The RNA shown here (transfer RNA) has 72 nucleotides and comes from a Clostridia bacterium. RNAcentral holds the sequence, with entries from ENA and MGnify. Rfam family: tRNA. Rfam links the family to the GO term triplet codon-amino acid adaptor activity. Rfam's curators write: Transfer RNA (tRNA) molecules are approximately 80 nucleotides in length. The family's RNA type in Rfam is transfer RNA. The organism belongs to Clostridia, within Bacteria.

RNA sequence: GUCCUCAUAGCUCAACGGAUAGAGCCGCCGCCUCCUAAGCGGCAGAUGUAGGUUCGAUUCCUGCUGGGGACA
Numbered sequence: 001g002u003c004c005u006c007a008u009a010g011c012u013c014a015a016c017g018g019a020u021a022g023a024g025c026c027g028c029c030g031c032c033u034c035c036u037a038a039g040c041g042g043c044a045g046a047u048g049u050a051g052g053u054u055c056g057a058u059u060c061c062u063g064c065u066g067g068g069g070a071c072a
Base pairs, nucleotide, nucleotide: 001071002070003069004068005067006066007065010025011024012023013022018055027043028042029041030040031039048064049063050062051061052060
C1' cells in the first nucleotide's frame, strides 16, 4: 500500500429491512430471612463516527476512526 472481517448497555452476547433494540452477569430498590447467602419482583443502562438508499436502517451502500487477519 491492497484486500477481508469486526464495532450494540460497565462486561459477555442476541436482534428476516418493520412492534417500545432484547437476554445473562454487574449496579440500585423492594419482597423473603433473626442476619447473610440463595430465591423472587422491579428499575437504570447501548447501536463507533459522518453521509447516502428506502415509506421505514442495528441490518444495505460509501468515507473516516479503532480492533483482528491475509498478501505485498